[in-house]
This is a predicted structure of a 112-nucleotide RNA (FMN riboswitch aptamer (RFN element)) from Ruminococcus flavefaciens.
RNA sequence: UAUCUUCAGGGCAGGGUGAGAUUCCUGACCGGCAGUUAAAGCCUGCGAGCCGCUUUGCGGUUGAUUCGGUGCAAUUCCGAAGCCGACGGUAUAGUCCGGAUGUGAGAAGAUG
Repeated sequence: UAUCUUCAGGGCAGGGUGAGAUUCCUGACCGGCAGUUAAAGCCUGCGAGCCGCUUUGCGGUUGAUUCGGUGCAAUUCCGAAGCCGACGGUAUAGUCCGGAUGUGAGAAGAUG
């Protein structure tokens, strides 16, 4: 470097209102991939999702953090307090059901 194979997303316990809510209130729980002097949901980039188009693809869009401590070095560790989470369905959903036995950043391996 080429071909191929496999893998590649988690989460509302308990209580309240109501005819009806895992959707509201209370409370609980979850965190894709790579990078970064040191380990990251909220630093940088990517994927997914969403929108558009001339649809093996191209373009656009794409959430959220502070303070203190240690240290050569940390918005990544420790302590504290916060914040964020596509689309369709349904009593208003990050967590239920659905597109999806999908897509995929990428990881591991095999062969030449």
Its mean pLDDT, the model's own confidence on a scale to 100, is 85. The sequence is in RNAcentral, with records from MGnify. The organism belongs to Ruminococcus, within Bacteria.